[in-house]
Molecule: c-di-GMP-I-GGC riboswitch aptamer
Organism: Bacillota bacterium
RNA sequence: CCCGAUAACGGCAAACCUGGGGCAACCCAGGGACGCAAAGCCAUGGGGCCCUCAGGGCUCGCCAGGCUGCCGAAG
Numbered sequence: 001c002c003c004g005a006u007a008a009c010g011g012c013a014a015a016c017c018u019g020g021g022g023c024a025a026c027c028c029a030g031g032g033a034c035g036c037a038a039a040g041c042c043a044u045g046g047g048g049c050c051c052u053c054a055g056g057g058c059u060c061g062c063c064a065g066g067c068u069g070c071c072g073a074a075g
Stems, first nucleotide, its partner, number of pairs: 002075001003072002011036002016031006034061001040067003044064003047059005
């Protein structure tokens, strides 16, 4: 470095509920945990989704790619 354990210290938080924002996809806060070793960050490519569709937007918890990061058994 690859890799990723019935390991350790910790972290995040799906559905759903409540309140708020947005035309919407969806987002924010609180509750809540299905899961996650990048489920940290970036819409660059593909996919999906929304709208008032020359176009604009949402999603990185769909995949790829880029940047960054905790721990250390076996191999």